A computed fold for a 135-nucleotide part of an RNA from an uncultured Solirubrobacterales bacterium, annotated as small-subunit ribosomal RNA, 3' minor domain.
Context: one part of a larger RNA
RNA sequence: CACCGCCCGUCACACCACGGGAGUGAGCAACACCCGAAGCCGGUGGCCUAACCCGCAAGGGAGGGAGCCGUCGAAGGUGGGGCUCGUGACUGGGGUGAAGUCGUAAGCAAGUUGCGACCCGUGUCGGUGACGACA
Numbered sequence: 001c002a003c004c005g006c007c008c009g010u011c012a013c014a015c016c017a018c019g020g021g022a023g024u025g026a027g028c029a030a031c032a033c034c035c036g037a038a039g040c041c042g043g044u045g046g047c048c049u050a051a052c053c054c055g056c057a058a059g060g061g062a063g064g065g066a067g068c069c070g071u072c073g074a075a076g077g078u079g080g081g082g083c084u085c086g087u088g089a090c091u092g093g094g095g096u097g098a099a100g101u102c103g104u105a106a107g108c109a110a111g112u113u114g115c116g117a118c119c120c121g122u123g124u125c126g127g128u129g130a131c132g133a134c135a
Stems, first nucleotide, its partner, number of pairs: 008103002011100001013097004018092003023087006031079004039072001041070004047065003052061003122135005
């Protein structure tokens, strides 16, 4: 590049990120229940037992131990939820992109018609009046 201008929204096309989404894959920390190693502690301890006690001895007692039972208890198992990340047909808008589609919303910039407000004037009605209502 100055109205053959400017400019808005839908639609079409391309790309980008995001949201929703039947679900689906994984992770995290808890929770409930099941199971429960080692070990500590408690109980028991008919089996075992050098030191101490009794006894000449045999043996007995005390103490200790194996074993067994229980509380706690790691890992593991089962279950329904929570949180996080990924993925998902399809779907929603958003962003971006010289010359696509449909219309013309805004503005440049006013014009016309209608309506309303204030002011002025006239009329009618009401009121003694100031004035009020209506046109």
It matches the Rfam family "Bacterial small subunit ribosomal RNA".